SAM riboswitch aptamer (S box leader) from uncultured Agriterribacter sp., 117 nucleotides, folded computationally. Rfam family: SAM riboswitch aptamer (S box leader). Rfam links the family to the GO term regulation of gene expression. The model forms 87% of the base pairs in the Rfam consensus.

Parts: sequence; C1' cells; structure tokens
RNA sequence: UUAUCGAGAAAGGCUGAGGGACUGGCCCAGCGAAGCCUUGACAACCUAUUUCAUAGUGUUAUUAUAACAGUAUGGGAAAAGGUGCCAAUUCCAUUUCCGCCCAGGCGGAGCAGAUAA
Repeated sequence: UUAUCGAGAAAGGCUGAGGGACUGGCCCAGCGAAGCCUUGACAACCUAUUUCAUAGUGUUAUUAUAACAGUAUGGGAAAAGGUGCCAAUUCCAUUUCCGCCCAGGCGGAGCAGAUAA
C1' cells in the first nucleotide's frame, strides 16, 4: 500500500491469576485466566497440485476447423508447504463526518486494531 474482518473451528499436559489491544462499558476466569508444549480442528491469504470457462499466442494436420502445448483472466476442488485462527460481530462503544428519524437510536464512511500478501 492492497484485500478481508455478521461465517468457521478445542482437547490433553505443565503452571497458577489474570484476560478480552488502548479508554469506558459489558463479559470470560480456581468447574482454571494468560503463557509454554503436544495433538487436533477451522479457514483458504500466499506457494505447489488439479479442473472448468473465456481470450490471445505457437506447433501440427487438413482448409476453416480440429488436436496439442503454453500464457493471461475468472470460477471450482483439495489441503502437501508458509502464515493465521479456534468465547461473545474486531464483544459493544468512544472521537470525527454524512444520511434517516423530534428524543435516543439506526445505517454508512472515517479513525483505531487484527491477519495476509
């Protein structure tokens, strides 16, 4: 910088009091938080594989088509490798802007954050 963030998916061991980014709220937590290890799952961003469609290109055969190869784009499959992830919508919101509705809300954008490339 770009894309995504309303989906999805936990057991065991060690250990022992915090955790959910910050602030406020609201939650989770000795029926075991966070951390570390093991195994498993989820997902499909990247890489490898495979398949379909479309469009160029090249080769061959024949005369306007066919076959093959490879490229690009898009869709699908699968899950070997690199990450990520496995309470709650990014748990909700704050501060700013816009729209709707009198209030207080609702929606969108932005900001912040997370992940991937």